[in-house]
RNA sequence: AAUGUAAUAAGGCAAACCUAUAGAAAUAUAGGGACGCAAAGCUAAAGGGACUAAGGUUCAUGACUAUGUCAGCCAGCUGCCAAA
Numbered sequence: 001a002a003u004g005u006a007a008u009a010a011g012g013c014a015a016a017c018c019u020a021u022a023g024a025a026a027u028a029u030a031g032g033g034a035c036g037c038a039a040a041g042c043u044a045a046a047g048g049g050a051c052u053a054a055g056g057u058u059c060a061u062g063a064c065u066a067u068g069u070c071a072g073c074c075a076g077c078u079g080c081c082a083a084a
Base pairs, nucleotide, nucleotide: 012037013036017032018031019030020029021028022027035072041077042076043075047074048073049070050069051068055065056064057063058062
């Protein structure tokens, strides 16, 4: 220096659920709360995938469609400690 599947210290994040607010919804934000996480940090027009369908289209109680959303699905980028 590379790799990094073990362990430790300091510190970090926060699922479900509840309340409030925003939104057509999916969801998001704030507070509470911890299921978990070594990237649960960042990236959503120029990787894949998923959710929603206001508006639009249509053969219209329906179906299709992202310009909306998800990074705690994979991926990309960055990164703390660090044994053998």